The RNA shown here (small-subunit ribosomal RNA) has 1412 nucleotides and comes from an uncultured prokaryote. The prediction has a mean pLDDT of 85. RNAcentral holds the sequence, with entries from ENA.
């Protein structure tokens, strides 16, 4: 875009078309085919007695049209075009005729038979019924002489009728070319079958039938047989070509309850006729009878679905009739149906306080929206009144009081339906939480959904809107037009060759194809142009043109094809060369390996990543001699080369043999190319029969390996490898590249021949075999004269992925199996090539306390602390490999505190805003009730402020009402901000250029060097940014400026830098210098740069510290703070008391103390350096063992105090659970502090545990570093074994980059991209799905044989019956009943074929949650 459409919301009106697609399923009821009295007779009725009307019945016409429908048919059926052997009522021309006679029967009428339907007998009648004669030009048959054969009246007239014939029209019959679905998993059919001769039959040719006689037809250009399916004009839809369909209209056909059959007719083998079977249904009195809606309407039924039992012959047409007229469900009309197309309407201007109400919000406004309301205005359409057609030509109108016209009133009666995540036009909120749901493909939905439901706004069509179904397009996705086949699906494994395609060069003929002209045909309607007609439009009318066809004719000869002819460039012949693992089959060697035999000789051999089995003292292994059997052929002979058509072909010799090159140019003269079927050849490995069998070696046995190990590795070993016949027909049979011709740039290498030439090397040439490469092609890799480039020729093949190269069936086969080969299911991808990343138990470089090389440790002990468990009224939360666990906590006895029990308050502890009151407030002290908060009293102290002086303002407390306040309540996967981590790792990246279809590369890569992408060379790259580094801070050196609280060389002094006095020096702290590979020398590329060396406090980043690129880890953190959404409001807010965070079979983690003598322990005694201090640090002095307690100078600090450094040194113990170690208990004392019970820290007495140096594994460090000592600060009323800091003393090792860990280039694979913690294979278990087998069962349908033989037709009898003719009679002729025969529907048996349907049980396959 369509559509005979259906469904689901909806719904004003009129116009014009459509209106069982399914059950060719059954059908109540009406109607749908009659007419003629001018063919006849008889009967009833009225009545003017003449004429009207009606009935039944003979006779004529019509009932073969017109209506329906598409079951059947793949066919001369239907389409187009032609043909001869025919027939045709009514019509319409012409020409003759129309005479003379007879017998019946129906209806009535009697008698009868039956429920009915019906029918028998008897008697008597008529015709345009029936029958004879006559006539008979024409006519028909002829054996050419003959012979057959007709009519009818009707009437007053007119006219209308009947006969024969010959013509036309028109209808019908038959015949032939061509067209006209799929299947070959249907390849053969065929006996009246094909032809011929003769009869028959037909309207007519004809095996159409029948009787001889032949042996033929038909098919691979698809015969047969299956399925399906009316045909066509033309619909749809498409730029065409095509694809798809045949409703409505129109032509042909077929059928008319199912199957047969004939009558009668001009015509039928008949839809509303017959006879007959058979199924149904319906009546019966049970004997019997009767029906046939695929006609209009209308019922059940079947479906998603499809109308009214209407009016009318008034129009157009049909039958009958001389007419008048009658019948017509044909046909015109009307009802139903938004089925479709088309056309109108639901108002229309103006109207901003941008109304009020929804929504939405950053709270400010925004948006529904000039929409509304409100004014003005107009009536299509509907309504109601009034007129009123055309269609009919005098006469008739169903429709219809319709169309149409006029008037009236009044905005009045008339808008849905879908969709807004992208494709595709349209966005917010609120609901809900992978639910409920949406979905056409992708895909939404797991608390901030533009995807799902509501809402609002908005977008599209509009009386319709969408969904669903089916067609065609898009779909170059079956490609004629107009694809392909190296690797995405596709070249048969390979030859040779039939049938077919196709074909060389030069003239001639022809005229099939091919081209042009002409005539006939191509129904109408449809389509498409002009016109017109209905207010327009659908719609209809009229004319054109178009129908690309077919078929005849009449020309052209270029090209194809055909006849004959000539040619040599294709093809092949012949001749002379050479080269080769081409091929059959026979013969011949040699090295090896294995067996035997024999000699030597002794404990091993063998084999492996280390082993073991296994061989061997019964003599192996090794090593000589000999021997015997099979089998494959070292070197030549390798990123090679050759030869075959392909599988494939390797010691030598000689027989036979195929082909291929090359060179001569004698000969033939297009003999030439492919190649469906067919034939042949075809590696291994399989199989059959016979041999043979060293070594190797599927199965098989053992031994290792492993978690296992039906593998890999070892020992052994059987078919089998070999041979000869025979099968089998298959490979990743590969160049993932059919075959043949011709064209189109070169270079290089090679193997065979063969020419030249300046001759032992060049140059060309032809035929092979490799590499690079232009143009071209190719999605890209890639190909490129050996094409995958441009062209032609012929063949196979291919059409998403799985299911399946599977089943069934068919052929081939001993089998294995091969080959041809699908479908139901199911999936939205499967796949190519390349890109960028990760990732590899890949490569290559490199670097790090990463391994090594060391030192000291953790893991075992007790303590401490942190976690997880557990427990609990609570044990508040959070942190989770590394990168959570002495972590947030720089310090939980109350507080803190967020958890728990009990009390308590409710605008509230705190912020803002309003009203009243007050002028304050607060402070301190007693003091009651109470665990406390709270709630009362007393008493003391005490000045709000600013003023325009107004109780003005502001400011404070109290009461009050409300917005509100609060919240350590959820989400760190919604978030800001800050951190942590890779990693202080060298890296990340842009801009222009350039390359490529495109991702995307390049630069960033290479070649050297660094700690660094650092530098330096090259380079389609030039260049530049964030990272490296420097610039910043301390440390080490010198110089200078400045000295008090600091310093003291000189000069006095002192107990003392105490004090004068001085700033040299330490030292503070301010500001300079100094290090730059600068210098030499060697390497390097004449470079970066390395190495050494001077010098110098410091050498090659001097040491340390701050600094932390794009990013990753939905890393942490909503409990620092900030925040969006959600939640709680007398409570998840506030306040107090007390209790927990301090629990305690247990498990870890970080640490502290040990285990001792490098130590304890007791004396002696010397050096630091950072920091702190007025609510504090506290000298001295007294008491106390001691903690500490009293008294107390100085310091607001380079001044005074913490402050005592402490490892250091001496003696003493003398290896024990110790004089080691201090845990754990007891006592009785101190300090902070409102309060140490849970639950604080020192001191002293006493007690005196494990614990003797740590399994597995594991940490941490490269020099002032490890290790060892001590010492300060934060936090703090008080409480470090942490933490952060300060000095002291002080080492041992780095051979090296092989391995673990981790990063960093460059490169390679990849089916990974949530990125190997990746991805993914197959059973088995369940559940569903479709499907094969499958003993059978059951039903279509079809074949061969037979039986049965209804009605019917013929043909035979016809003794029974018999009006017309003949006969004087008898009788005869002819003609019926009857009866037999052939043929034949249904029907029966029996066997087959073929298709479906169901089966116990099975086999695989598919897809399911998170099993295994």
């Nucleotide at each position: 875009a369509a559509c005979g459409a259906a469904c689901g919301c909806u719904g004003g009106c009129g116009g014009c078309a459509g209106g069982c697609u399914u059950a060719a399923c059954a059908c109540a009821u009406g109607c749908a085919a009659g007419u003629c009295g001018a063919g006849c007779g008889c009967c009833c009725u009225g009545u003017u007695u003449a004429c009207a009307g009606g009935g039944a019945g003979c006779g004529g016409c019509a009932g073969a049209c017109g209506g329906g429908u598409g079951a059947g048919u793949a066919a001369c059926g239907c389409g187009u075009g032609g043909g001869a052997a025919u027939g045709u009522g009514c019509c319409u021309u012409u020409u003759g005729g129309u005479u003379c006679g007879g017998a019946a029967u129906a209806g009535c009428c009697c008698c009868g038979g039956g429920a009915a339907a019906c029918u028998g007998g008897g008697a008597g009648u008529a015709a345009u019924a029936c029958c004879g004669g006559a006539u008979g030009u024409g006519c028909c048959c002829u054996u050419c002489g003959g012979g057959g054969g007709a009519a009818a009246g009707a009437u007053u007239u007119a006219u209308c009728g009947c006969c024969a014939a010959a013509a036309g029209a028109u209808c019908a019959g038959c015949c032939c070319g061509c067209g006209u679905u799929a299947g070959a998993u249907u390849a053969g059919c065929u006996a009246g079958u094909u032809g011929g001769u003769g009869a028959g039959g037909u309207a007519a040719c004809g095996g159409c039938u029948c009787a001889c006689c032949a042996a033929g037809g038909c098919g691979a250009c698809g015969a047969u047989c299956u399925a399906u399916a009316g045909c066509u004009g033309g619909u749809c839809u498409g730029a065409g070509a095509g694809g798809a369909c045949g409703a409505c209209c129109a032509g042909c056909c077929a059928c008319a309850c199912u199957g047969g059959a004939a009558c009668u007719g001009a015509g039928a083998c008949a839809c509303g006729g017959u006879c007959c079977a058979g199924a149904c249904u319906c009546c019966u009195a049970c004997g019997g009878g009767a029906g046939g809606c695929a006609g209009c309407a209308g019922u059940g039924g079947g479906g998603a679905a499809u109308c009214u039992u209407g009016g009318a012959c008034a129009a157009u047409g049909g039958g009958c009739g001389a007419a008048a007229g009658c019948c017509u469900g044909a046909u015109c009309c009307a009802g139903c149906c938004a089925u479709g197309c088309c056309g109108c309407g639901u108002g229309a201007a103006u109207g901003a306080u941008g109304a009020a109400g929804g929504c939405c919000u950053u709270a400010g406004g925004g948006u529904u929206g000039u929409a509304a309301a409100a004014u003005u205005c107009u009536u299509u359409c509907a309504g109601c009144a009034g007129g009123g057609a055309a269609g009919a030509u005098a006469a008739u109108g169903a429709c219809g009081g319709u169309a149409c016209c006029u008037g009236c009133a009044a905005a009045a009666g008339a808008a849905g339906c879908c969709c807004c995540g992208g494709c595709u036009a349209a966005c917010u909120c609120c609901g809900u939480g992978c639910c409920a749901g949406c979905a056409g493909c992708c895909g939404c939905g797991g608390u901030a959904a533009u995807a799902c439901g509501g809402a609002g706004g908005g977008g599209g069509c509009u009386a319709g809107c969408g969904u669903u179904g089916u067609u065609c397009g898009g779909a170059a996705u079956u490609a004629c037009u107009g694809g392909g086949c190296g690797u995405a699906a596709a070249g048969c494994g390979c030859u040779c060759g039939u049938a077919g395609g196709c074909g060389g060069a030069u003239a001639g003929g022809u005229a099939a194809g091919u081209c042009a002209g002409a005539u006939g045909u191509g129904a109408a309607a449809u389509c498409c142009c002009a016109g017109g007609g209905c207010u327009c439009a659908a719609c209809c009318c009229u004319g054109g043109a178009a129908c690309u066809g077919c078929a005849u004719u009449u020309g052209a000869a270029a090209c194809u094809g055909c006849c004959a002819a000539u040619c040599u460039a294709g093809a092949g012949u012949u001749c002379a060369g050479g080269a080769g693992a081409g091929g059959u089959a026979a013969g011949c060697g040699g090295a090896a390996u294995u067996c035997c035999g024999a000699g030597u000789g002794u404990a091993g051999a063998g084999g492996u990543g280390u082993u073991a089995u296994u061989c061997g003292u019964a003599g192996a292994u090794a090593u000589u001699c000999g021997g015997a059997g099979g089998a494959a052929c070292a070197c030549c002979a390798g990123a090679g080369g050759g030869c075959g058509a392909a599988g494939g072909c390797g010691g030598c010799u000689a027989c036979c043999u195929g082909g291929a090159c090359c060179g001569a140019c004698a000969c033939u003269g297009a003999c030439a190319c492919u190649g469906a079927g067919a034939u042949g050849c075809g590696a291994a490995a399989g199989c059959g029969u016979g041999g043979g069998g060293a070594g190797c070696g599927a199965a098989c046995g053992g031994g290792a390996u492993u978690a296992g190990a039906u593998a890999c590795c070892c020992c052994g070993g059987u078919a089998g490898u070999c041979c000869a016949c025979g099968c089998c027909g298959u490979a990743a049979a590969c160049g993932a590249u059919g075959g043949g011709u011709g064209c189109u740039a070169g270079u290089u290498g090679u193997u065979g021949g063969g020419a030249a030439g300046u001759u032992a090397c060049u140059u060309u040439u032809c035929a092979g075999u490799g590499a690079c490469g232009c143009a071209g092609c190719u999605a890209a890799c890639g190909c490129g004269u050996u094409a995958a480039g441009c062209a032609c020729c012929c063949c196979g093949c291919c059409u998403g992925g799985g299911g399946a190269g599977u089943a069934c069936g068919g052929u081939c086969g001993c089998a294995a199996g091969a080959u041809u080969a699908a479908a139901a299911c199911u999936c939205a991808a499967a796949g190519g090539a390349a890109u960028u990343g990760a990732c590899g138990g890949g490569g290559g470089c490199c670097c790090g306390c990463a391994c090594a090389a060391g030192c000291g440790g953790u893991g075992g002990a007790g303590c401490a602390u942190g976690u997880g468990g557990u427990u609990u009224a609570a044990u508040u939360c959070g942190a989770a490999g590394c990168a959570a666990c002495g972590c947030g906590a720089a310090g939980a006895a109350c507080c803190u505190u967020a958890c728990c029990a009990g009390c308590u308050c409710u605008u509230g502890a705190c912020a803002u805003a309003c009203c009243u009151a007050u002028c304050g407030c607060g402070g301190a002290u007693u003091u009651u009730g109470g665990a406390g908060a709270c709630a009362g009293a007393a008493u003391c102290c005490u000045u709000c402020a600013g003023u325009u002086c107004g109780g003005c303002u502001g400011g404070a407390u109290a009461g009050g009402a409300u917005a509100c306040a609060g919240g350590u309540g959820c989400u760190g996967c919604a978030u800001g901000g800050c951190u942590g981590u890779c990693g202080u790792c060298a890296g990340c990246u842009c801009g222009u250029g350039u390359c490529g279809u495109g991702a995307g590369a390049u630069g960033u890569u290479g070649g050297g060097u660094u700690a660094a992408g650092u530098c330096c060379c090259g380079c389609a790259a030039c260049g530049a940014g964030c990272g490296c580094a420097a610039c910043c801070c301390c440390c080490g050196c010198c110089c200078u400026u400045a000295g008090u609280u600091g310093c003291c060389a000189u000069c006095a002094u002192u107990u003392a830098g105490u004090u004068g006095g001085g700033c040299a020096c330490u030292c503070u702290a301010g500001g300079g210098g100094g290090a730059c590979u600068g210098c030499c020398g060697g390497u390097g590329a004449c470079a970066a740069g390395c190495c050494g060396g001077a010098g110098g406090a410091a050498g090659g980043u001097g040491g340390g510290g701050a600094u932390g690129a794009c990013g990753u880890c939905a890393a942490g953190u909503c409990a620092u703070c900030a925040u969006g959404g959600c939640c709680c409001u007398u409570a998840c807010g506030g306040g107090c008391u007390g209790g927990g965070c301090u629990a305690c079979a247990c498990a870890c983690g970080u640490g502290c103390u040990a285990c001792a003598a490098u130590g304890g322990c007791g004396g002696u005694u010397a050096c630091a350096g950072u920091g702190g201090g007025u609510u504090g640090c506290g000298a001295g002095g007294c008491a106390g063992c001691g903690a500490u307690g009293c008294c107390a100078a100085g310091c607001u600090a380079a001044u005074c105090c913490c402050u005592a450094a402490a490892a250091a040194c001496c003696g003493u113990c003398u290896c024990a659970g110790u004089u080691c170690g201090g845990a754990u208990u007891g006592g009785g004392g101190u300090c902070u502090g409102c309060a140490a019970c849970u639950c604080g820290g020192g001191a002293c007495c006493a007690u005196g545990a494990a614990g003797u140096c740590g399994g597995a594994a594991u940490c941490g460090c490269u020099a002032g570093u490890a290790a060892u000592c001590g010492u300060g600060g934060a936090u703090c009323a008080g409480c470090a074994u942490g933490c952060c800091a300060c000095g002291g003393u002080g080492a041992a090792u780095a051979c090296g980059u092989u391995c673990c860990c981790g990063g960093g280039c460059c490169u390679u694979g990849u089916a990974c991209a949530c990125a190997c913690c990746g991805c993914c294979c197959g059973u088995c278990a369940c559940a569903c799905c479709a499907u094969g087998g499958g003993a059978g069962u059951u039903g279509g349908u079809u074949u061969u044989a037979c039986c049965c033989g209804a009605a019917g037709c013929u043909g035979g009898u016809g003794c029974g019956c018999u009006a017309a003719c003949c006969g004087c009679a008898a009788g005869g002729a002819g003609g019926c009943a009857g009866c037999c025969a052939a043929c034949c529907a249904c029907g029966g048996u029996a066997a087959g074929g073929u298709c479906a349907g169901c089966g116990a049980c099975u086999g695989g396959g598919g897809u399911g949650a998170a099993g295994u």